[in-house]
Context: one part of a larger RNA
Molecule: large-subunit ribosomal RNA, domain IV
Organism: Candidatus Woesearchaeota archaeon
RNA sequence: UCCGCUCAAGGGAACUCGGCAAAAUAGUCCUGAACCUUCGGAAUAAGGGAUCCCUGAAGUUGUGCAUGAAUUUGUGCGAUUUUAGGGUGCAAUGACUAAGUCGGUCCGACUGUUUAACAAAAACUUAACUUCCUGCUAGCCUGAAAAGGUGCGUACAGGAGGUGACGUCUGCUCAGUGCUAGUACUUCAAGCUCCCGUUCAGGGGAGUCAAGAGCUAGUAAACAGCGGGGGUAACUAUAACUCUCUUAAGGUAGCAAAAUGCCUUGUCGUUUGAUUGACGACCUGCAUGAAUGGCGUAACGAGACUGACACUGUCCCUGAGUGGAACCCU
Repeated sequence: UCCGCUCAAGGGAACUCGGCAAAAUAGUCCUGAACCUUCGGAAUAAGGGAUCCCUGAAGUUGUGCAUGAAUUUGUGCGAUUUUAGGGUGCAAUGACUAAGUCGGUCCGACUGUUUAACAAAAACUUAACUUCCUGCUAGCCUGAAAAGGUGCGUACAGGAGGUGACGUCUGCUCAGUGCUAGUACUUCAAGCUCCCGUUCAGGGGAGUCAAGAGCUAGUAAACAGCGGGGGUAACUAUAACUCUCUUAAGGUAGCAAAAUGCCUUGUCGUUUGAUUGACGACCUGCAUGAAUGGCGUAACGAGACUGACACUGUCCCUGAGUGGAACCCU
RNA backbone atom coordinates (compact mmCIF):
# COMPACT_ATOMS: atom_id res chain seq x y z
C1' U A 1 0.00 0.00 0.00
C1' C A 2 -3.86 -3.57 -1.11
C1' C A 3 -7.90 -7.28 0.30
C1' G A 4 -11.35 -8.49 4.53
C1' C A 5 -13.40 -7.71 9.52
C1' U A 6 -14.40 -5.11 14.51
C1' C A 7 -15.02 -0.53 17.43
C1' A A 8 -15.63 4.72 17.64
C1' A A 9 -17.00 10.73 21.71
C1' G A 10 -20.24 14.82 19.73
C1' G A 11 -23.05 15.73 15.31
C1' G A 12 -26.49 12.66 12.07
C1' A A 13 -26.70 12.62 4.94
C1' A A 14 -23.66 18.27 6.25
C1' C A 15 -21.15 12.97 1.83
C1' U A 16 -22.71 12.03 -3.04
C1' C A 17 -25.33 12.34 -9.60
C1' G A 18 -28.04 9.51 -6.03
C1' G A 19 -28.13 7.33 1.54
C1' C A 20 -23.91 3.95 -3.15
C1' A A 21 -22.00 1.17 0.98
C1' A A 22 -22.86 0.27 5.94
C1' A A 23 -25.97 0.63 10.10
C1' A A 24 -30.74 -0.08 11.81
C1' U A 25 -35.30 -3.50 11.66
C1' A A 26 -36.04 -8.85 12.45
C1' G A 27 -38.54 -14.93 15.48
C1' U A 28 -43.01 -15.93 18.45
C1' C A 29 -47.35 -14.26 21.57
C1' C A 30 -50.79 -10.28 22.90
C1' U A 31 -52.65 -5.70 21.27
C1' G A 32 -53.68 -2.24 17.64
C1' A A 33 -54.49 -1.25 12.67
C1' A A 34 -55.24 4.33 8.43
C1' C A 35 -55.64 6.47 3.33
C1' C A 36 -57.49 3.89 -0.69
C1' U A 37 -60.29 -0.27 -2.75
C1' U A 38 -62.16 -4.04 -8.26
C1' C A 39 -64.76 -5.21 -1.02
C1' G A 40 -60.80 -9.90 -2.36
C1' G A 41 -57.32 -6.70 -0.38
C1' A A 42 -54.23 -2.87 1.62
C1' A A 43 -51.97 -5.91 6.31
C1' U A 44 -46.68 -8.76 9.40
C1' A A 45 -49.91 -1.74 7.52
C1' A A 46 -48.12 1.82 10.98
C1' G A 47 -47.70 1.90 16.34
C1' G A 48 -47.36 -0.39 21.52
C1' G A 49 -46.24 -4.36 25.12
C1' A A 50 -44.19 -9.21 26.40
C1' U A 51 -40.11 -13.03 25.97
C1' C A 52 -34.98 -16.01 31.17
C1' C A 53 -35.02 -18.53 36.32
C1' C A 54 -37.72 -19.78 41.15
C1' U A 55 -42.30 -20.14 43.98
C1' G A 56 -47.59 -19.80 44.96
C1' A A 57 -52.68 -19.82 43.23
C1' A A 58 -56.40 -20.93 39.64
C1' G A 59 -58.28 -23.28 35.08
C1' U A 60 -58.45 -27.06 30.98
C1' U A 61 -56.91 -32.00 30.04
C1' G A 62 -54.48 -37.58 29.57
C1' U A 63 -53.81 -41.55 32.88
C1' G A 64 -53.46 -44.54 37.77
C1' C A 65 -55.35 -45.14 42.86
C1' A A 66 -58.92 -44.13 46.71
C1' U A 67 -63.94 -42.27 47.42
C1' G A 68 -69.09 -42.89 45.80
C1' A A 69 -76.24 -39.93 44.45
C1' A A 70 -72.84 -36.99 41.01
C1' U A 71 -69.68 -33.92 34.68
C1' U A 72 -68.14 -35.75 42.99
C1' U A 73 -64.01 -35.03 46.03
C1' G A 74 -58.93 -36.17 47.36
C1' U A 75 -54.24 -37.68 45.66
C1' G A 76 -49.81 -39.49 42.28
C1' C A 77 -47.31 -39.02 37.43
C1' G A 78 -47.75 -35.96 32.87
C1' A A 79 -49.44 -32.02 29.01
C1' U A 80 -51.00 -27.06 28.76
C1' U A 81 -53.11 -22.01 29.78
C1' U A 82 -53.78 -17.69 32.90
C1' U A 83 -52.29 -14.76 36.90
C1' A A 84 -49.49 -12.93 41.31
C1' G A 85 -44.95 -12.48 44.04
C1' G A 86 -39.71 -12.96 44.12
C1' G A 87 -34.45 -13.40 41.73
C1' U A 88 -29.95 -12.18 38.27
C1' G A 89 -27.63 -9.25 34.53
C1' C A 90 -26.32 -3.32 30.75
C1' A A 91 -29.03 -6.77 27.99
C1' A A 92 -33.52 -13.16 28.64
C1' U A 93 -35.95 -14.80 20.13
C1' G A 94 -28.98 -12.65 25.27
C1' A A 95 -25.17 -16.67 20.21
C1' C A 96 -27.06 -18.45 15.37
C1' U A 97 -31.42 -17.45 12.89
C1' A A 98 -34.45 -13.25 11.45
C1' A A 99 -38.75 -7.33 7.17
C1' G A 100 -36.16 -0.95 7.92
C1' U A 101 -40.83 1.77 7.60
C1' C A 102 -44.28 5.42 5.61
C1' G A 103 -46.01 9.33 1.83
C1' G A 104 -46.42 11.52 -3.55
C1' U A 105 -45.81 10.92 -9.04
C1' C A 106 -44.65 8.25 -13.89
C1' C A 107 -44.71 3.58 -16.61
C1' G A 108 -46.47 -1.40 -17.13
C1' A A 109 -52.71 -4.18 -14.91
C1' C A 110 -51.12 -8.69 -12.44
C1' U A 111 -47.91 -14.21 -12.05
C1' G A 112 -44.55 -15.08 -15.99
C1' U A 113 -40.31 -14.28 -20.18
C1' U A 114 -35.67 -11.96 -22.19
C1' U A 115 -30.02 -9.88 -24.65
C1' A A 116 -25.72 -17.83 -21.64
C1' A A 117 -20.60 -13.85 -20.77
C1' C A 118 -21.83 -5.18 -20.10
C1' A A 119 -28.95 -4.13 -20.61
C1' A A 120 -34.35 -7.74 -16.39
C1' A A 121 -36.84 -2.99 -18.18
C1' A A 122 -41.41 1.10 -19.21
C1' A A 123 -39.18 -4.28 -23.75
C1' C A 124 -41.80 -9.53 -24.87
C1' U A 125 -45.89 -12.47 -23.17
C1' U A 126 -50.64 -12.56 -21.02
C1' A A 127 -56.20 -13.04 -19.96
C1' A A 128 -59.57 -9.72 -22.47
C1' C A 129 -61.26 -6.63 -26.86
C1' U A 130 -61.26 -6.35 -32.13
C1' U A 131 -60.40 -6.88 -37.70
C1' C A 132 -59.56 -10.23 -41.80
C1' C A 133 -59.46 -15.34 -44.32
C1' U A 134 -61.93 -20.14 -44.18
C1' G A 135 -68.40 -24.48 -45.20
C1' C A 136 -64.02 -28.85 -45.45
C1' U A 137 -61.51 -31.84 -51.86
C1' A A 138 -61.81 -25.27 -46.51
C1' G A 139 -58.16 -21.61 -45.36
C1' C A 140 -53.01 -21.30 -43.94
C1' C A 141 -48.03 -23.77 -43.88
C1' U A 142 -43.99 -27.34 -45.98
C1' G A 143 -43.01 -29.50 -50.72
C1' A A 144 -41.28 -28.53 -58.80
C1' A A 145 -44.72 -33.18 -57.40
C1' A A 146 -46.65 -37.25 -54.93
C1' A A 147 -47.80 -36.12 -50.32
C1' G A 148 -47.66 -34.22 -45.33
C1' G A 149 -48.91 -30.60 -40.94
C1' U A 150 -53.00 -27.82 -38.75
C1' G A 151 -56.43 -32.56 -37.81
C1' C A 152 -58.60 -38.27 -37.88
C1' G A 153 -60.05 -31.14 -35.93
C1' U A 154 -65.19 -28.59 -38.49
C1' A A 155 -66.90 -21.59 -37.45
C1' C A 156 -68.01 -22.19 -29.30
C1' A A 157 -63.07 -24.49 -35.03
C1' G A 158 -58.41 -23.44 -37.55
C1' G A 159 -55.15 -19.59 -39.60
C1' A A 160 -53.20 -14.21 -40.02
C1' G A 161 -52.87 -9.12 -37.96
C1' G A 162 -53.63 -5.16 -34.21
C1' U A 163 -54.71 -3.46 -29.11
C1' G A 164 -53.40 -5.29 -24.20
C1' A A 165 -56.72 -6.67 -16.89
C1' C A 166 -60.72 -3.70 -15.16
C1' G A 167 -63.67 1.13 -15.48
C1' U A 168 -65.05 4.91 -19.01
C1' C A 169 -64.89 5.97 -23.93
C1' U A 170 -63.04 5.22 -28.87
C1' G A 171 -64.80 11.63 -32.71
C1' C A 172 -64.19 13.55 -38.33
C1' U A 173 -61.96 12.06 -43.30
C1' C A 174 -62.47 6.84 -48.60
C1' A A 175 -59.06 12.56 -51.95
C1' G A 176 -53.93 9.41 -51.95
C1' U A 177 -52.09 4.11 -51.07
C1' G A 178 -54.03 -0.72 -50.11
C1' C A 179 -58.02 -4.30 -49.86
C1' U A 180 -63.08 -6.00 -51.35
C1' A A 181 -67.15 -6.02 -54.80
C1' G A 182 -69.20 -4.75 -59.51
C1' U A 183 -68.44 -3.66 -64.60
C1' A A 184 -73.21 -2.39 -70.47
C1' C A 185 -68.52 -0.17 -72.38
C1' U A 186 -62.82 0.94 -73.51
C1' U A 187 -57.86 -1.19 -73.58
C1' C A 188 -55.46 -5.88 -73.82
C1' A A 189 -50.64 -11.35 -75.32
C1' A A 190 -50.31 -15.94 -77.45
C1' G A 191 -53.86 -18.99 -79.67
C1' C A 192 -58.10 -19.63 -83.02
C1' U A 193 -61.24 -17.86 -87.41
C1' C A 194 -61.18 -14.89 -91.79
C1' C A 195 -58.98 -11.59 -95.54
C1' C A 196 -54.71 -9.55 -98.39
C1' G A 197 -49.92 -10.47 -100.32
C1' U A 198 -45.79 -13.78 -101.90
C1' U A 199 -42.35 -18.52 -107.28
C1' C A 200 -41.37 -20.62 -102.06
C1' A A 201 -40.68 -18.53 -97.15
C1' G A 202 -40.51 -14.31 -94.11
C1' G A 203 -44.92 -10.60 -94.22
C1' G A 204 -49.62 -7.10 -93.69
C1' G A 205 -54.70 -6.61 -91.74
C1' A A 206 -59.70 -7.70 -89.43
C1' G A 207 -62.55 -10.36 -85.78
C1' U A 208 -62.71 -13.05 -81.17
C1' C A 209 -60.39 -12.48 -76.40
C1' A A 210 -58.35 -14.10 -69.76
C1' A A 211 -56.27 -11.89 -65.70
C1' G A 212 -54.89 -6.95 -65.18
C1' A A 213 -55.79 -1.71 -66.07
C1' G A 214 -59.52 2.09 -67.16
C1' C A 215 -64.54 3.00 -65.07
C1' U A 216 -68.39 2.63 -60.71
C1' A A 217 -68.97 1.74 -55.54
C1' G A 218 -67.66 0.11 -50.49
C1' U A 219 -63.98 -0.16 -46.59
C1' A A 220 -60.08 3.63 -41.31
C1' A A 221 -59.98 -1.52 -34.23
C1' A A 222 -56.86 -1.02 -43.23
C1' C A 223 -51.69 2.19 -44.31
C1' A A 224 -52.75 6.89 -43.02
C1' G A 225 -54.52 12.23 -42.42
C1' C A 226 -57.19 15.57 -39.13
C1' G A 227 -55.82 24.30 -42.10
C1' G A 228 -54.83 29.77 -42.96
C1' G A 229 -56.15 35.10 -42.95
C1' G A 230 -59.34 39.51 -41.44
C1' G A 231 -63.08 41.92 -38.32
C1' U A 232 -66.35 42.26 -34.01
C1' A A 233 -69.05 43.24 -27.02
C1' A A 234 -70.45 50.53 -23.55
C1' C A 235 -62.60 50.80 -19.71
C1' U A 236 -59.02 47.45 -21.36
C1' A A 237 -58.41 42.58 -22.68
C1' U A 238 -60.70 38.51 -24.91
C1' A A 239 -64.09 36.92 -28.73
C1' A A 240 -69.87 33.47 -27.88
C1' C A 241 -70.59 36.18 -33.31
C1' U A 242 -69.12 37.14 -38.45
C1' C A 243 -66.36 37.60 -43.47
C1' U A 244 -62.99 35.22 -46.66
C1' C A 245 -59.35 31.60 -48.95
C1' U A 246 -59.06 26.50 -48.92
C1' U A 247 -59.39 20.78 -47.89
C1' A A 248 -60.96 14.17 -48.46
C1' A A 249 -61.70 16.03 -43.63
C1' G A 250 -59.87 20.39 -40.94
C1' G A 251 -58.15 17.36 -33.93
C1' U A 252 -64.08 15.90 -31.05
C1' A A 253 -64.08 13.78 -25.71
C1' G A 254 -60.09 13.73 -22.77
C1' C A 255 -55.19 14.91 -21.05
C1' A A 256 -51.18 18.48 -21.04
C1' A A 257 -43.94 22.55 -19.89
C1' A A 258 -45.85 15.62 -19.92
C1' A A 259 -40.90 9.19 -20.59
C1' U A 260 -44.06 14.14 -25.56
C1' G A 261 -42.89 21.79 -24.56
C1' C A 262 -37.96 24.36 -28.62
C1' C A 263 -38.27 29.15 -26.27
C1' U A 264 -37.70 27.15 -20.63
C1' U A 265 -34.91 27.21 -14.71
C1' G A 266 -42.60 29.10 -18.77
C1' U A 267 -46.13 31.41 -14.75
C1' C A 268 -48.68 30.63 -9.94
C1' G A 269 -49.06 27.69 -5.41
C1' U A 270 -46.98 23.82 -1.88
C1' U A 271 -42.39 21.61 -0.16
C1' U A 272 -36.69 24.02 1.57
C1' G A 273 -32.97 28.68 5.23
C1' A A 274 -32.00 28.43 -0.01
C1' U A 275 -34.75 23.71 -5.11
C1' U A 276 -32.72 23.79 -13.34
C1' G A 277 -35.91 18.91 -8.45
C1' A A 278 -40.84 16.93 -6.80
C1' C A 279 -46.10 17.62 -6.41
C1' G A 280 -50.76 20.51 -7.54
C1' A A 281 -52.65 23.98 -11.06
C1' C A 282 -52.69 27.19 -15.67
C1' C A 283 -52.70 26.39 -21.35
C1' U A 284 -49.37 30.53 -25.13
C1' G A 285 -49.78 21.80 -27.30
C1' C A 286 -41.97 24.42 -31.48
C1' A A 287 -44.28 19.11 -32.44
C1' U A 288 -50.82 15.76 -27.23
C1' G A 289 -55.02 12.97 -28.59
C1' A A 290 -58.45 8.45 -28.95
C1' A A 291 -57.29 -0.20 -30.12
C1' U A 292 -50.27 3.37 -34.34
C1' G A 293 -55.65 3.37 -28.55
C1' G A 294 -57.23 8.40 -25.07
C1' C A 295 -58.08 9.21 -19.87
C1' G A 296 -58.56 7.02 -14.96
C1' U A 297 -57.25 2.91 -11.84
C1' A A 298 -57.12 -1.03 -6.30
C1' A A 299 -53.35 -4.85 -6.25
C1' C A 300 -48.45 -6.03 -7.94
C1' G A 301 -42.77 -4.28 -9.40
C1' A A 302 -34.55 -6.38 -7.70
C1' G A 303 -38.62 -0.60 -12.87
C1' A A 304 -37.81 5.52 -13.03
C1' C A 305 -38.25 10.18 -10.06
C1' U A 306 -39.22 12.69 -5.35
C1' G A 307 -40.24 13.59 0.18
C1' A A 308 -40.29 12.06 5.61
C1' C A 309 -39.01 9.02 10.04
C1' A A 310 -35.54 5.59 12.03
C1' C A 311 -30.44 4.49 11.53
C1' U A 312 -25.64 4.97 10.95
C1' G A 313 -17.62 6.39 9.90
C1' U A 314 -21.30 8.39 3.68
C1' C A 315 -19.40 12.83 5.83
C1' C A 316 -17.36 16.79 9.67
C1' C A 317 -12.26 14.03 10.56
C1' U A 318 -10.05 10.87 11.24
C1' G A 319 -8.24 7.22 14.87
C1' A A 320 -7.59 2.37 17.21
C1' G A 321 -7.56 -2.96 16.91
C1' U A 322 -7.35 -7.57 14.12
C1' G A 323 -6.60 -11.54 9.92
C1' G A 324 -4.33 -12.15 5.11
C1' A A 325 -1.25 -10.54 0.60
C1' A A 326 2.55 -7.82 -1.83
C1' C A 327 7.04 -5.28 -0.52
C1' C A 328 11.72 -4.26 2.66
C1' C A 329 15.45 -6.24 6.31
C1' U A 330 17.43 -10.69 8.41